[in-house]
Two RNAs folded together computationally: RNase P RNA and transfer RNA, 452 nucleotides in total.
RNA sequence: GACGGCCGCUUCCCGCGCUUCGGUGCGAGGAGAGGAAAGUCCGAACUCCGCAGAGCAGUGUGCCGGAUAACGUCCGGGACGCCCGGUUCAAGCCUGGCGGACGGAAAGUGCCACAGAAAAUAUACCGCCCCGGCAACGGGGUAAGGGUGAAAAGGUGCGGUAAGAGCGCACCGCCGCGGCAGUAAUGUCGCGGGCAGGGCAAACCCCACACGGAGCAAGACCAAAUAGGAAGGAAGUUCGCGGCUUUGGUUCUUUGAAUCAGGCUGCGGACACGUGCCGGCUCGGUGCGUCAAACCUUCGGGUAGGUCGCUAGAGCCGGGCAGCAAUGCCCGGCCCAGAGGAAUGGCCGUCCCGCGGGAGCAAUCCUGCGGACAGAA
RNA sequence: GGGCGCUUAACUCAGCGGUAGAGUGCCAUCUUCACACGGUGGAAGUCAUAGGUUCGAAUCCUAUAGCGCCCACCA
Numbered sequence: 001g002a003c004g005g006c007c008g009c010u011u012c013c014c015g016c017g018c019u020u021c022g023g024u025g026c027g028a029g030g031a032g033a034g035g036a037a038a039g040u041c042c043g044a045a046c047u048c049c050g051c052a053g054a055g056c057a058g059u060g061u062g063c064c065g066g067a068u069a070a071c072g073u074c075c076g077g078g079a080c081g082c083c084c085g086g087u088u089c090a091a092g093c094c095u096g097g098c099g100g101a102c103g104g105a106a107a108g109u110g111c112c113a114c115a116g117a118a119a120a121u122a123u124a125c126c127g128c129c130c131c132g133g134c135a136a137c138g139g140g141g142u143a144a145g146g147g148u149g150a151a152a153a154g155g156u157g158c159g160g161u162a163a164g165a166g167c168g169c170a171c172c173g174c175c176g177c178g179g180c181a182g183u184a185a186u187g188u189c190g191c192g193g194g195c196a197g198g199g200c201a202a203a204c205c206c207c208a209c210a211c212g213g214a215g216c217a218a219g220a221c222c223a224a225a226u227a228g229g230a231a232g233g234a235a236g237u238u239c240g241c242g243g244c245u246u247u248g249g250u251u252c253u254u255u256g257a258a259u260c261a262g263g264c265u266g267c268g269g270a271c272a273c274g275u276g277c278c279g280g281c282u283c284g285g286u287g288c289g290u291c292a293a294a295c296c297u298u299c300g301g302g303u304a305g306g307u308c309g310c311u312a313g314a315g316c317c318g319g320g321c322a323g324c325a326a327u328g329c330c331c332g333g334c335c336c337a338g339a340g341g342a343a344u345g346g347c348c349g350u351c352c353c354g355c356g357g358g359a360g361c362a363a364u365c366c367u368g369c370g371g372a373c374a375g376a377a
Numbered sequence: 378g379g380g381c382g383c384u385u386a387a388c389u390c391a392g393c394g395g396u397a398g399a400g401u402g403c404c405a406u407c408u409u410c411a412c413a414c415g416g417u418g419g420a421a422g423u424c425a426u427a428g429g430u431u432c433g434a435a436u437c438c439u440a441u442a443g444c445g446c447c448c449a450c451c452a
Stems, first nucleotide, its partner, number of pairs: 001351007009032004014027005034373001046215004053283004058211005063077005078102001080099004085094003103206002108204002110200003125146002127142006154172006173195001174193008219308004229299005236271010247261006272290006301451003315334008352371008378448007387401004395432001403419005425441005
């Protein structure tokens, strides 16, 4: 570890008893962890936040095609690197296996310490060659050789040259164009070009694609309790209509009336400002407000109970069909933990596996020890 | 359960691709009769661990470990 028996534990349901109607006791029955259920990361579902969104910023992914609810997962393919084998003089090619953050360095910017002549518009330290000079040395040519470095401006060979150099040529590599094959990544063939363009994007960045934010302590309902407490925060002008007036002026013959101006106030509009709403910004939209209410922030106070969300699902098993596969579709069958201070354990028997000891020629037998690590809304 | 942050000398912190630093503390020495203060010099580090990117990593990326902070409801 497997099976069986007995005893427990959790939970559901049924019956009976008790009950303060919340539960509780007894009995019977059903169900009760793993290949990774765990962790972690990613993704999705679901829930709340929206009167309306758009742009920027930000984050993530990154060869091509497919699968999926979705993914940074899975499948297939490509290129690259490494390994074994075969073949070849060798380079290389072929079969097989393994690997992975594998877009762009020819859009731009930046970095490449030290060393080195030079670290990217190339450049001359030593050396080599030519010229001048008795010489020291000076002028020029040269990237073949040396040296530095992680990295040095295509590689090998032949020719060529004063020495050299794609300077010329062959092969390999590279770049451009075209044909063919392939859905594509890409492969292959032909033609042209002496070669420009070092590395780093897990540097900024560019390109393509995706992403609103928060998370089940989301959120909904019920119940209980308290101080519906305190402090802080920001913004106004104008126009129209109406009412009141102990204010002032003018007119009318007086009590008074009319009218103008002022003050207070109500309603509506315009613009401005503040603030909330999708949480980084802007624009836009919208609600409320503009002198003390609501709102926001902080502090303080109260409760730490119950139910739902929460297990019939992108579910499991079997068969068939499609597909290289991942996977999908169809048919049939099944219901399989769903609580939170948290159950899944113990004993006995038989067997299995591993290790040790003993007996036996051997098959085998006897005996001891061990069988982990963890664990579920 | 979920969301964030930190780890560098004994302690508190800086440094964010190019030789690991500061203050305090520690040690030695000078000064003093002696101690303190002060001066001079010195030691002390797996930059939490592992792997990767890069010529080069404390620094960039990924994973792991440890530590810390926040998130309930009512009015």
Rfam match: Bacterial RNase P class A. It is annotated as a ribozyme. Rfam links the family to the GO terms tRNA processing, dimeric ribonuclease P complex and ribonuclease P activity. The coordinates come from a structure-prediction model, not an experiment, and the mean pLDDT is 77.